[in-house]
Context: one part of a larger RNA
């Protein structure tokens, strides 16, 4: 902008993508065949490989504003305790979130119409012939079923509800933000409120903080103590911040043709 008034939601399914794999093992059954060696179709289970898609509870990593330990060196007047800086100085663990190497789940089955090919009926051509008429099986393929987009499918489809009673539905622009995310859009939220931040608990990290005492000449140890600290996670708490503001309407062209009046 269009879809002949504006919206809000829930659909249809032309179309169009993706997918499509291939082993091994048990049963059937040591059965059919086979002198014997040997060994099935046809049906069932079961279990993996590669592939791929979703997610992080498990299990591995990352995890440069967690948490400890520990080197030099400057600072904070001295000690104690802290900071800065050395590749995050270096080490040793790690939430959350991204990940795979972790998990879970896909491929099926099923139905149609055919391919090679097997066939029934059966004439030209008294026979024979799957074919000329006629009628069947018959593939990891093709068509549908199963997944995902999808009414700019201009053939713009189809329902269900709201409004037009001037403070309209209903939208935008701003703010507070993330499941989103380059921007935009999208999604929540905007005091009739848990959107982030704070705070409080908590669930995880980390591994017993300082300071005080006690032991011990001291190094250090032990108590107080699972302390103390903690980003992103979970619940509650309105203390902080989400201020105020705009936009969109007046029943929905028109022409012909046919009922009907």
């Nucleotide at each position: 902008c269009g879809u002949a008034g504006g919206a809000a939601a829930a659909u249809u399914g032309a179309a169009g993508g993706a997918a499509g794999u291939c082993g091994u093992c048990c049963c059937u059954a040591g059965u059919a065949c086979g002198a014997g060696a040997g060994g099935a179709c046809c049906g069932g289970g079961a279990u993996g490989a590669a592939c791929g898609a979703a997610c992080c509870u498990c299990u591995a990593g990352u995890g440069u504003a967690u948490c400890a330990g520990u080197u030099g060196u400057c600072a904070u007047g001295u000690c104690a305790g802290u900071g800065g800086c050395a590749u995050u100085g270096c080490u040793g663990a790690g939430u959350a979130g991204c990940u795979a190497u972790g998990u879970u789940c896909g491929g099926a089955a099923a139905g149609g119409a055919u391919a090679a090919c097997c066939g029934c009926u059966g004439a030209a051509a008294g026979c024979a012939u799957c074919u000329a008429a006629g009628u069947g099986g018959g593939a990891a393929g093709c068509c549908u079923c199963g997944c995902c987009u999808a009414a700019g499918a201009u053939u713009a489809g189809u329902u269900u509800u709201c409004c037009c009673u001037u403070u309209a539905a209903u939208c935008c622009u701003c703010c507070a933000a993330g499941g989103a995310g380059a921007c935009u859009a999208c999604u929540u939220g905007g005091u009739u409120g848990a959107u982030a931040g704070g705070u409080u608990u908590c669930a995880g990290g980390u591994g017993u903080a300082a300071g005080c005492a006690c032991a011990g000449c001291g190094a250090u140890g032990u108590g107080u103590u699972g302390a103390g600290c903690c980003g992103a996670g979970a619940a509650a708490u309105a203390c902080u911040a989400a201020u105020a503001g705009g936009a969109u309407a007046u029943u929905g062209a028109c022409u012909u043709u046919a009922a009907u009046g």
A computed fold for a 261-nucleotide part of an RNA from a Patescibacteria group bacterium, annotated as large-subunit ribosomal RNA, domain VI.
The sequence was found in a public genome assembly.
Rfam family: Bacterial large subunit ribosomal RNA. Its family is annotated with structural constituent of ribosome and ribosome in the Gene Ontology.